The prediction has a mean pLDDT of 85.
Predicted 3D model of a 702-nucleotide part of an RNA (large-subunit ribosomal RNA, domain II) from a Pseudomonadota bacterium.

[in-house]
Context: one part of a larger RNA
């Protein structure tokens, strides 16, 4: 990992809705009994008890025509209950409760045996330890020496002693890692007369042993052994939970939870059901509420900038210091502002509540019963953060969630649009119409040169086009060439110099067509070059600034040309205009299927009661729906059996393969052909071991 078999809401009791069904102011019997039976069904007793036919009270008690009772002093109010009365066994079904309770799943906790043939420690008895060194007390001889001893030889053999087989051990490294092996092997290396290996026998355990202590070891099991038991422990966790079709269709929120990934109730959900002169809900008009958001405002609280005027002005600053002046404080005024926690004010919206009208059509209410309590993106108001986040929390909607389809290139959420089947049929949305690619190289007016389109800001821009202001200009402008561009005087002060040009100050007069007590360069100062102005050539516009549209710089990543979805494009690019086309499961059209009303016809049935009413099935018509997860409903299929009929098989059942048949919306049924070799269908009803792809499921073979 494939096959194939087998695997998960079941039984029992109690409740407690619906329906069916029996009896009904009653209903029922229970254990037990008696008859019945081959054993069973079964029938009759059996009324103890249980519901319910009356409530109220803790209770004594009281007790429903004019109400009962409790509470209380009350004939008051207020509570419960009656007026206004249907129950009761029992079947089916859903749902809840106890129970292993939809399956499989810990680790653990307790009992009780079983374990020291491994081990760890003890006790008892045995064994074992080649072979070389070193050479302690001690003895002995010899020498000196008074002695006591030194010194020197010899014997001697002492050690948790040295070197090293055997044993023992496991230091490094390799190799080994489905191995020779669930700890080996190979090199290598401690120890190797001691706290030494070591047989046999014994002995002491599960919260206990033993331990030179590593929570080590207690049979490949240890921070509590194994094995059975309780035992299907518990698991608010995790998976997993088997056939079809139709019909509806959420939630991710509130409250409160030793509560946050669970629960409860409430919300939304699904069946069922009442009553309508009625309930609800949507729009739209009216009416009538409250209110303090946006905006605005400064009247208040606070906060803020210039000024002026009082007043203060000890403590900071200056001065000419018995004081003075400032700064700065308080209070007014004038102008100007600012506020989630300021309002003199003040909306649209929203939202209550009635009223009328339209529309929907049971949605309201009630009764049973589910799933949600991790949302998510986006738009619009905000709090939080950094007016960051694909960030967090509200609030309003919408789309995912659980929604195919066509557009955004691809892309849960954005834009368009809500999929019952079909059809080689038609019209449109979005969004496109030069090829990739369905549709125009379509028409008309501008603009863009940047490949701009086809990423971005503050700022820059004599890119270009468009619209405006103002000023000069045929009495000649703007530009350019030519000429001038003087005089007092080098103004005065300053200065080592200061002569238009280092600085301060003033900035006049005079010839003049014009010429600054000087616009820049320069010199130490001069000197020199040029501007302003001025004429003169020249002959049409020139200049300054304002606002707007495309663009242009600003603009630095590599992992593939690869940042238009490509080719390519100067329109196939950008603004405006027109006409057509194309485009989706949207509309249409045509043929079907279905669910729901509701018409209508046809059979059955039931109740009134003579003709209608209901119910159920069939047909046929209209009209409206038919995307869907958790979920609920609702109708089938199909497997194994039991019952009643009816049947089919050796002239071949079951059961296998296989088929390109043919029925059914489908679960699935038929049929043929082959195998095969004795039991099986159908149709009506009953009942479950009742349907498998998934559970690291469980056997079993590949």
């Nucleotide at each position: 990992c494939c096959u194939a078999g087998c695997g998960a809401g079941u039984u029992u009791g109690g409740g407690u809705u619906a329906c069916c069904a029996g009896c009904g102011a009653g209903g029922u019997u229970a254990a037990g009994a008696g008859c019945g039976u081959u054993c069973a069904a079964g029938c009759u007793c059996g009324g103890a008890g249980c519901c319910g036919u009356a409530g109220g009270g803790a209770a004594a008690c009281c007790g429903a025509a004019u109400g009962g009772u409790c509470u209380g002093a009350a004939u008051a109010g207020g509570g419960c209950c009656a007026a206004a009365u249907a129950g009761u066994u029992g079947g089916u079904a859903g749902c809840c409760c106890a129970a292993g309770a939809c399956c499989c799943g810990a680790a653990g906790c307790c009992g009780g045996a079983c374990g020291a043939u491994c081990u760890a420690c003890c006790c008892a008895u045995g064994c074992c330890c080649a072979g070389g060194g070193c050479g302690a007390a001690c003895c002995u001889u010899g020498a000196c020496g008074a002695a006591a001893g030194u010194c020197a030889g010899g014997g001697g053999g002492a050690g948790g002693c040295c070197c090293g087989a055997a044993c023992c051990c496991g230091u490094g490294g390799a190799c080994g890692u489905c191995g020779c092996a669930a700890a080996a092997u190979c090199c290598u290396g401690g120890g190797a007369u001691g706290a030494g290996g070591u047989g046999u026998g014994g002995g002491u355990a599960g919260g206990a042993g033993u331990g030179a202590a590593a929570a080590g070891c207690u049979u490949a099991u240890c921070g509590a052994g194994u094995c059975c038991g309780g035992g299907a422990a518990u698991a608010g966790c995790u998976g997993g939970u088997u056939c079809u079709c139709g019909c509806c269709g959420a939630a991710a929120u509130a409250g409160c939870u030793u509560u946050a990934g669970g629960g409860c109730u409430a919300g939304c959900g699904g069946a069922g059901g009442u009553a309508a002169a009625a309930a609800g809900c949507u729009u739209u008009a009216g009416u009538g509420g409250g209110g303090g958001u946006a905006g605005a405002g400064c009247a208040c609280u606070a906060a803020u900038u210039a000024g002026c005027u009082a007043g203060u002005g000890u403590a900071g600053g200056g001065c000419u210091u018995u004081g003075c002046c400032c700064a700065g404080c308080u209070a007014g005024c004038u102008a100007g502002u600012u506020a989630a926690a300021c309002u003199c004010c003040g909306a649209a919206u929203a939202c209550c509540a009635c009223u009328a009208a339209a529309g929907c059509g049971u949605u309201c209410c009630c009764u049973c019963u589910a799933g949600u309590c991790a949302g998510u993106c986006u738009u619009a108001g905000g709090g939080g953060g950094c007016u960051a986040a694909g960030c967090u929390c509200c609030u309003a909607g919408g789309a995912c969630a659980a929604a195919a389809g066509g557009g955004a290139a691809a892309c849960a959420a954005c834009c368009c649009a809500g999929a019952c089947c079909a059809c080689c049929a038609g019209c449109u949305a979005a969004g496109g119409c030069c090829c990739c690619u369905a549709a125009u190289u379509u028409u008309c007016c501008u603009c863009u040169a940047a490949g701009u389109c086809g990423u971005a800001a503050a700022g820059g821009u004599a890119g270009u086009c468009c619209u405006c202001u103002u000023u000069c200009g045929a009495a000649g402008a703007c530009a350019a060439u030519u000429a001038g561009g003087a005089g007092g005087u080098a103004g005065g002060c300053u200065u080592a110099g200061a002569a238009g040009c280092a600085g301060c100050c003033a900035u006049c007069c005079u010839u003049u067509a014009a010429a600054a007590a000087g616009u820049g360069c320069g010199u130490a100062a001069u000197a020199g070059c040029u501007u302003a102005c001025u004429a003169a050539u020249c002959g049409a516009g020139a200049a300054a600034g304002a606002g707007g549209g495309c663009g242009c710089c600003g603009a630095a990543a590599c992992a593939u040309u690869u940042a238009c979805g490509g080719g390519g494009g100067u329109a196939a690019g950008a603004g405006g205009a027109a006409a057509g086309c194309c485009g989706a499961a949207g509309c249409u059209g045509u043929g079907g299927c279905u669910u729901u009303a509701c018409c209508c016809u046809a059979a059955a049935g039931a109740a009134a009661a003579u003709u209608u009413u209901c119910u159920u099935u069939a047909g046929g018509g209209u009209a409206a729906g038919g995307g869907g997860u958790a979920g609920g409903c609702g109708a089938g299929c199909a497997u194994u059996u039991c019952c009643u009929u009816u049947g089919c098989g050796c002239u071949g059942a079951a059961g296998g393969a296989g088929c390109a048949u043919c029925c059914g919306u489908g679960a699935g049924g038929a049929g043929c052909u082959c195998u095969g070799g004795a039991g099986c269908a159908a149709a009506g009803g009953g009942a479950a071991g009742a349907g498998a792809g998934a559970a690291u499921g469980c056997u079993a073979g590949g």
The organism belongs to Pseudomonadota, within Bacteria.